RNA sequence: AGAGUUUGAUCAUGGCUCAGAUUGAACGCUGGCGGCAGGCCUAACACAUGCAAGUCGAGCGGUAGAGAGGAGCUUGCUUCUCUUGAGAGCGGCGGACGGGUGAGUAAUGCCUAGGAAUCUGCCUAGUGGUGGGGGAUAACGUUCGGAAACGGACGCUAAUACCGCAUACGUCCUACGGGAGAAAGCGGGGGACCUUCGGGCCUCGCGCCAUUAGAUGAGCCUAGGUCGGAUUAGCUAGUUGGUGAGGUAACGGCUCACCAAGGCGACGAUCCGUAACUGGUCUGAGAGGAUGAUCAGUCACACUGGAACUGAGACACGGCCCAGACUCCUACGGGAGGCAGCAGUGGGGAAUUGUUCGCAAUGGGCGCAAGCCUGACGACGCAACGCCGCGUGGAGGAUGAAGGUCUUCGGAUUGUAAACUCCUGUUGCCCGGGACGAAUGGCUCCGACCUAAUACGUCGGAGUGUGACGGUACCGGGUGAGGAAGCCCCGGCUAACUCUGUGCCAGCAGCCGCGGUAAUACAGAGGGGGCAAGCGUUGUUCGGAAUUACCGGGCGUAAAGGGCGCGUAGGCGGCCUGCUAAGUCGAACGUGAAAUCCCUGGGCUCAACCCAGGAACUGCGUCCGAUACUGGUUGGCUUGAAUCCGGGAGAGGGAUGUGGAAUUCCAGGUGUAGCGGUGAAAUGCGUAGAUAUCUGGAGGAACACCGGUGGCGAAGGCGGCAUCCUGGACCGGUAUUGACGCUGAGGCGCGAAAGCCAGGGGAGCAAACGGGAUUAGAUACCCCGGUAGUCCUGGCCCUAAACGAUGAAUGCUUGGUGUGGCGGGUAUCGAUCCCUGCCGUGCCGAAGCUAACGCAUUAAGCAUUCCGCCUGGGGAGUACGGUCGCAAGGCUGAAACUCAAAGGAAUUGACGGGGGCCCGCACAAGCGGUGGAGCAUGUGGUUUAAUUCGACGCAACGCGAAGAACCUUACCCAGGCUCGAACGGCAGAUGACAUCCUACGAAAGUAGGCUCCCGCAAGGGCAUCUGUCGAGGUGCUGCAUGGCUGUCGUCAGCUCGUGUCGUGAGAUGUUGGGUUAAGUCCCGCAACGAGCGCAACCCUUGUCUUCUGUUGCCAUCGGGUCAAGCCGGGCACUCUGAAGAGACUGCCGGUGACAAACCGGAGGAAGGUGGGGAUGACGUCAAGUCAGCAUGGCCUUUAUGUCUGGGGCCACACACGUGCUACAAUGGCCGGUACAAACCGUUGCGAGCCCGCGAGGGGGAGCUAAUCGGAGAAAGCCGGUCUCAGUUCGGAUUGUAGGCUGCAACUCGCCUGCAUGAAGUUGGAAUCGCUAGUAAUCGCGGAUCAGCACGCCGCGGUGAAUACGUUCCCGGGCCUUGUACACACCGCCCGUCACAUCACGAAAGCUGGCUGUACUAGAAGUUGCCGCGCUAACCCGCAAGGGAGGCAGGUGCCUAAGGUAUGGUCAGUGAUUGGGGUGAAGUCGUAACAAGGUAACCGU
Repeated sequence: AGAGUUUGAUCAUGGCUCAGAUUGAACGCUGGCGGCAGGCCUAACACAUGCAAGUCGAGCGGUAGAGAGGAGCUUGCUUCUCUUGAGAGCGGCGGACGGGUGAGUAAUGCCUAGGAAUCUGCCUAGUGGUGGGGGAUAACGUUCGGAAACGGACGCUAAUACCGCAUACGUCCUACGGGAGAAAGCGGGGGACCUUCGGGCCUCGCGCCAUUAGAUGAGCCUAGGUCGGAUUAGCUAGUUGGUGAGGUAACGGCUCACCAAGGCGACGAUCCGUAACUGGUCUGAGAGGAUGAUCAGUCACACUGGAACUGAGACACGGCCCAGACUCCUACGGGAGGCAGCAGUGGGGAAUUGUUCGCAAUGGGCGCAAGCCUGACGACGCAACGCCGCGUGGAGGAUGAAGGUCUUCGGAUUGUAAACUCCUGUUGCCCGGGACGAAUGGCUCCGACCUAAUACGUCGGAGUGUGACGGUACCGGGUGAGGAAGCCCCGGCUAACUCUGUGCCAGCAGCCGCGGUAAUACAGAGGGGGCAAGCGUUGUUCGGAAUUACCGGGCGUAAAGGGCGCGUAGGCGGCCUGCUAAGUCGAACGUGAAAUCCCUGGGCUCAACCCAGGAACUGCGUCCGAUACUGGUUGGCUUGAAUCCGGGAGAGGGAUGUGGAAUUCCAGGUGUAGCGGUGAAAUGCGUAGAUAUCUGGAGGAACACCGGUGGCGAAGGCGGCAUCCUGGACCGGUAUUGACGCUGAGGCGCGAAAGCCAGGGGAGCAAACGGGAUUAGAUACCCCGGUAGUCCUGGCCCUAAACGAUGAAUGCUUGGUGUGGCGGGUAUCGAUCCCUGCCGUGCCGAAGCUAACGCAUUAAGCAUUCCGCCUGGGGAGUACGGUCGCAAGGCUGAAACUCAAAGGAAUUGACGGGGGCCCGCACAAGCGGUGGAGCAUGUGGUUUAAUUCGACGCAACGCGAAGAACCUUACCCAGGCUCGAACGGCAGAUGACAUCCUACGAAAGUAGGCUCCCGCAAGGGCAUCUGUCGAGGUGCUGCAUGGCUGUCGUCAGCUCGUGUCGUGAGAUGUUGGGUUAAGUCCCGCAACGAGCGCAACCCUUGUCUUCUGUUGCCAUCGGGUCAAGCCGGGCACUCUGAAGAGACUGCCGGUGACAAACCGGAGGAAGGUGGGGAUGACGUCAAGUCAGCAUGGCCUUUAUGUCUGGGGCCACACACGUGCUACAAUGGCCGGUACAAACCGUUGCGAGCCCGCGAGGGGGAGCUAAUCGGAGAAAGCCGGUCUCAGUUCGGAUUGUAGGCUGCAACUCGCCUGCAUGAAGUUGGAAUCGCUAGUAAUCGCGGAUCAGCACGCCGCGGUGAAUACGUUCCCGGGCCUUGUACACACCGCCCGUCACAUCACGAAAGCUGGCUGUACUAGAAGUUGCCGCGCUAACCCGCAAGGGAGGCAGGUGCCUAAGGUAUGGUCAGUGAUUGGGGUGAAGUCGUAACAAGGUAACCGU
């Protein structure tokens, strides 16, 4: 620090996901040790049991019991003294701390900084006191009640309990005269003196009272900060303030009376939801974000609600009272309780520990102290919950062991890993030793201080003594490599790869995505990678995410500018000057608790952890200073803004009139059969007279031409003409005001069309509706009609793709060229030229910006100010709520759920019922066919035991197959074989085996008989058998492959290097202008070159030359024949087959850019590629072929192999393709007769001759071929016949007799003769081939082959017609355009319906929570009043008694729970219902994307 994922690819937008860190965690697998931390996040749910707050006898009365001693005597009792001392009581202090929890609380809280009107036990310092009296009461005793808890009555008693009196430095009150108000004792020691022997007295200590100050703690007030919701906008009656009073420790509406009518709120009051706050913690570069366990500070709470008492402090966790719920006890009368203390239990939950030890340490309470208490705390225990540390061994060790895995079978890997050898000893285990933490305090002794004192007390020293942890840490010895490694991952992100199994199954998955027979993605294994006593998973938070953007984002088209204006609050604001000092800046001071983080140092062997010091805590406050900027204020200025004067422009607005053209209607005239309408029609109108035409009239609406990317307006919008009223802008001018400005949340107004209400109006047009067409349908498009509406007046509605998809304002920033308005200059008689200023409105373009497209002085540039808006797609502009509206509906505006995308711009393709250019037997023009018939052949289908398999639009179908009777043959039936039908290696055995013969058999085969060779030998050969390693498979996969092939297409294309352009995909080149068969060539050009293709080079054919001259040829010469190159001879010609020549737009003319080239011509055998062939670019179709061959993998192995016989591949209701033969006279038949080319032949071609009607047979010359043979070419030509007929056409079919090949023609060959003589009279829709030696037509040959061709491949003979042209069909090329396609239009994709499922809304209602208002009710309690009953202290009084004061009791205000009534709000549920989402292959259509076949879209 980034990465993956939208696309064919690209850039940008944008979401989702990952890598990191984190955790009070949980779950899965695994688990050796130790240290240090943390451990109910859920039910503030309910709690059994034990413990968690007591202590003081030096405050008091007293004292059970125990011990010792004494006395009495009734010798087992009583009593006294001393020591010790339980339990209870009075009293004091403490139970307000410590410990727990986070329910409530959005401010009565917390944090930071301040403040004044307060209190403060214990503590510290100071001052002054501590005198003298009194009356009670518990305990206790007696007695009574009660189950208990507990209580009543009577009697006794003490105090540091209680109450007066005295005194009053200070204190408090005050009318400044004065007045009020305290106390308590206890203990230690003691010289002199006194004594009732208790003590007084003195002294010390602890207390007590009053008061001052401090410290600590607490209360109160102020400011700022402190979550979300506006689908919560108004809240408030003690409310806000004042005066007075009361109350409090204290200020204060805190409370009350009266008076006033205020107070809070868009800077978010009120209401709702959520939440303890902070230091800090986690994360982050930081800013931030999230969080608030442990530790620390504050707050709140203690079963729920209310209330007070006591006290320095509480409205009190382990106190009290009341109400409520719950639990327990009960004798039913009544009582008791509160773990959110520590353990623990149940419950809840994914989940969180022991009913342990100890007060030894630290701290707290009480006490003079010893000490007691302390679940605070210190320890131990449990669980890997976290962090940190250690170990599970180290070194050597190659035959690279065995085993495993993989394998190309060679090997590789596991792997120095192991074994083995030599060591070490952490940890564990055993044995032994053994702490620090302990300092105190007390007691004894010594010294110092105090003192009258060797008491007491304080300080110092010595001694004595104190450990839960714990026989622990640690140390030593022993033992022995001995006891100690797992988890996750290995497709990319992301480090790490193979085999097997599985076969869209099982499964995986964080995202993208894997799995449908070769899965590095599932499962297992081997190997590898990562971390390690842990490792993964899940959850959380931050990060990455600049994905809420303060730092640090955006809004033309990706989400996003409000439809437009006016304007309130607010925000922002021109130049100069003085003052101020709020903002701002600086210094100092205070504060910012400690801990944490950071730095340094130190302590545990290290680390974690702990300790010390420093820094930091970015904040807040006080005060001083500075004054540039901002603010405030004073005075001024004119440039912003406004006003004024003078001009002209304009569909600006409102109102009232008015005009012509046109449509329609009405009336009349003329006139006759149609009109109208469409792609074509029909509905419609018309003989009752339409349309057409003329005249006149009526009525409504809209304003042709001018008219213009012209004008005006804020936008919507505005268009004949005239008048009236009226707004704004612009130009020119100088004058006036003096910042008066900009923006603008709310608010107010305007706001197309459609729509609504009321009243008019209604010509044309026209939703709805009717009809006619179209169509599979057509609730549409087209046509004929037609009502709302469109128009006017008034009132609503308030939305549009209300768009420049671009908010307003201001300033700045190169230019060019139009146009509207106004002005200036020059020159002129005159501006219409030219130069120029301002305002508006367009186009093109620089810089710059932008993802690109594009924008570009009218910015989307550079800046400032203000407003509005956005944050993935869908759900959804929906639901609910609110508000507006008559309604329709508008504005505001979610969530659940779901997806990994959705979207923008541009690129390359492909496609279009887009465009342009061009080509091709593509159409057209022609010729001949196919489709109809019969037959042949192939295919489908059907059949079958089998009809083997493959090929399926073009590009399968006379195709693989250049030849299925057996064989072939792969199929079926049947019979056999199993190292096998063929082959190789090795080992062993045998000397045979085979041929041959015999038997069985359909054959294969089985059984039997016969039975080696070479060599002297060693040995070798041959063959069989056995074993072994390899066999074999036309079994599967052409979607695992090689090779080969088809096709687009012999179409003209396909690319590269460098350069350039672009962020990039890519573009350029290759486009353009011409031209060509051609990306062929030329020109131009940010391109310049190059490659594969084209062309040429190759073969063949056409002309000529040279050479060659037999087997070819024969002109000349000779010979010779019936004839014949037959012979001599010759090589001239033809020819053979070698080598050359020739053709290149070379020449001429024209056209063209002077080019390329084209047109015409000459010459020439041939002319513009002369004809034909071979040659097939990059690629496409997962095209075809595993059955030609090869080959991976899978399957099979007495069979899916192999041998053999027979059958099948040849079937036959049918359908299709390709052919043959025909339908006849351009013909058939008969007779005669002429002319080829190419090819083939020795297991072959086979002549003459003979036989047969013929197929053919006999026979065999010649020929390994320019020699011989196949071999007769046929159409043609000559003559004859047939005469339009199912025929003398046609030949199928069938019968019969033969021939040939072959082991064998039954299934199932070919041919011949005779006989038979079917369909068929030119072929529907549709469709094929061909542009010249072509089509058509005629025959000949060859491959395969024993035989079998109408097929295929070749050969020559005869030999046409037509092409105007490119509109259309098909295919193709180039350019361009649109695109939502990219599996690429056989694409994509929308909606209803049906089914399944999910979440949500509505709903008669029902249920519950919270809460408002009104009334009722009124416990406990404070307080006020009363207080007739009761009453010790004080006062009066001799007393009786009275008074003051108090208590019980009563009552008023307040008030909790409760109740009644009526609202609000939230949640749950609800028959039914509504739409929405999702779901491989359902139904109906075809809406959108191309002009998507009616351009699409927005509002209504």
Small-subunit ribosomal RNA from an uncultured bacterium, 1500 nucleotides, folded computationally.
The sequence is in RNAcentral, with records from ENA and SILVA.
It matches the Rfam family "Bacterial small subunit ribosomal RNA".